[in-house]
RNA sequence: GGAGCCGGCCGGGUGGUCGCUGCAUUUCUCGCGAAAUGUGGAGGAAAGUCCGGGCUCCGACGGACACGGUGCCAGGUAACCCCUGGGGGGCGCGAGCCCACGGAAAGUGCAACAGAAAGAUACCGCCGGUCCGAGCCGCGCAGCGAUGCGGGGCCGGGCAGGUAAGGGUGAAAUGGUGCGGUAAGAGCGCACCGCGCGGGCGGCAACGUUCCGCGGCACGGCAAACCCCACUGGGAGCAAGGCCAAAUAGGGAAGUCGCGGGGGCAACCCCGCAGCGCCGUGUCCGUGCGCGACUUCCGGGUAGGCUGCUAGAGGCGUCCGGUGACGGCCGUCCCAGAGGAAUGAUCACCCUCGACAGAACCCGGCUUACAGGCCGGCUCCCAUU
Numbered sequence: 001g002g003a004g005c006c007g008g009c010c011g012g013g014u015g016g017u018c019g020c021u022g023c024a025u026u027u028c029u030c031g032c033g034a035a036a037u038g039u040g041g042a043g044g045a046a047a048g049u050c051c052g053g054g055c056u057c058c059g060a061c062g063g064a065c066a067c068g069g070u071g072c073c074a075g076g077u078a079a080c081c082c083c084u085g086g087g088g089g090g091c092g093c094g095a096g097c098c099c100a101c102g103g104a105a106a107g108u109g110c111a112a113c114a115g116a117a118a119g120a121u122a123c124c125g126c127c128g129g130u131c132c133g134a135g136c137c138g139c140g141c142a143g144c145g146a147u148g149c150g151g152g153g154c155c156g157g158g159c160a161g162g163u164a165a166g167g168g169u170g171a172a173a174u175g176g177u178g179c180g181g182u183a184a185g186a187g188c189g190c191a192c193c194g195c196g197c198g199g200g201c202g203g204c205a206a207c208g209u210u211c212c213g214c215g216g217c218a219c220g221g222c223a224a225a226c227c228c229c230a231c232u233g234g235g236a237g238c239a240a241g242g243c244c245a246a247a248u249a250g251g252g253a254a255g256u257c258g259c260g261g262g263g264g265c266a267a268c269c270c271c272g273c274a275g276c277g278c279c280g281u282g283u284c285c286g287u288g289c290g291c292g293a294c295u296u297c298c299g300g301g302u303a304g305g306c307u308g309c310u311a312g313a314g315g316c317g318u319c320c321g322g323u324g325a326c327g328g329c330c331g332u333c334c335c336a337g338a339g340g341a342a343u344g345a346u347c348a349c350c351c352u353c354g355a356c357a358g359a360a361c362c363c364g365g366c367u368u369a370c371a372g373g374c375c376g377g378c379u380c381c382c383a384u385u
Stems, first nucleotide, its partner, number of pairs: 001381010012350007020041009043356001047367002050365005055237004067233005072086005087101001088099004102228002107226002109222002123167002125163003129159005135154003139150004175193006194217001195215005200209003241307004251298007258273006275291004314333004319328003351354001
């Protein structure tokens, strides 16, 4: 000088003017409230709503089953599908990065295409046996000879087998190399490597092991397939929930209210008429069914208002414990709380000319988006001293 890796931080600044909003103080006001002054007023992700918890309501308690989640080990935490440290595997020269990483000798299932065969398989090839041949080549015997008989080798074909060495298919084909062995082969035997099991040793553990012994290897892959094992999980959510509480309608209680007749001591009851509503056909009559009106009070509940609501697993700093996540002690600070929803507008100056993006009960994570910049640690390459 170049190329990278990891961690932390910032996310335009200053000032003036005018607004919006929470809180405090003061003044004015009977009160509602208003004004002035001071002070606070979006983020690292406020986002996605993917996990975990607080809080609230519902379920009387416990258990089982079903269903779901998580899945190497240890630790951290209120809790976690989070974080830290470690183990194993993979990638990178390296700093480092990535991994749903329990169980496949419990059971069931799956594996497109290709291939003979994807769980127990013989397509080609290789090998021995047996049968056939009017194919080819020797041999023996008989015969003067033509020839006949017997037996063998090679070649071709059939049948029933052996063989996983070789070829071929596939993502994957039953440990690898070599020597022996065999008809040909094969852990069939042996040596080395690999693998598995048991023990010892190290480690809390996962796991490791250049130690010892055993086993020729004891049936490959997939469990984000069913399943098995271990741990674990109630539901709904601030439009949760609580309080106050109009008008109208509806509910309950009390009181009052037409005419005539009859019964009863009375409360009251019965009948008729009148009234209101409904049905039939617009009106009337008639017939049938139902019974109300007013006043006051009570309770539920709607609109609306108040609350929940922001002091908290809180921020910052020193020290202590821990490799670390984190925990502890002390000190200090108060840092949005709106609600149809404030956090803005404008002017001036400066610079590197400004990205992604707006709280809605709160908190811890994860994930995703992000112009540009700062700090610290580390790795590799080149050059120079």